[in-house]
RNA sequence: ACAUUUCUUCGGGGCAGGGUGAAAUUCCCGACCGACGGUGACAACGCCAGGUGGUGUUGAAGUCCGUGACCCGCGUAUAGCGGUGGACCCAGUGCAAGUCUGGGACCGACAGUAAAGUCUGGAUGGGAGAAGAAAUAA
Numbered sequence: 001a002c003a004u005u006u007c008u009u010c011g012g013g014g015c016a017g018g019g020u021g022a023a024a025u026u027c028c029c030g031a032c033c034g035a036c037g038g039u040g041a042c043a044a045c046g047c048c049a050g051g052u053g054g055u056g057u058u059g060a061a062g063u064c065c066g067u068g069a070c071c072c073g074c075g076u077a078u079a080g081c082g083g084u085g086g087a088c089c090c091a092g093u094g095c096a097a098g099u100c101u102g103g104g105a106c107c108g109a110c111a112g113u114a115a116a117g118u119c120u121g122g123a124u125g126g127g128a129g130a131a132g133a134a135a136u137a138a
Base pairs, nucleotide, nucleotide: 003136004135005134006133007132008131009130010129017029018028019027031118032117033108034107035067036066037065038064042059043058044057045056046055047054048053062106063105071083072082073081074080088104089103090102091101092100110121111120112119
């Protein structure tokens, strides 16, 4: 360092301002937000080389590839298994853009309630996973 097991801790953000109305953070104008792992032509720093490249570390996607919450089915079951499950274009650069730069869009479980991504609730829950510790084997 790797594998397995056990334990501990951590593990989601957001309607400012205004309009209508008896009533709306739910409608309208407008504002705001972006879980986890992977990838990553980018960025920062270091090292090597020294004609422009190589290499290491760290960071980097809401809309790319997957995962999770919610919901549905099976199930005695809060175990487990299966299913469902939202959203991106244009221009530029370039050998190459799904990731860079610029611009403009779009998306967001269920229950409640004046119709909710943002309020309240299930939830002092669950959770992808992250960090650490211990044991065991080689």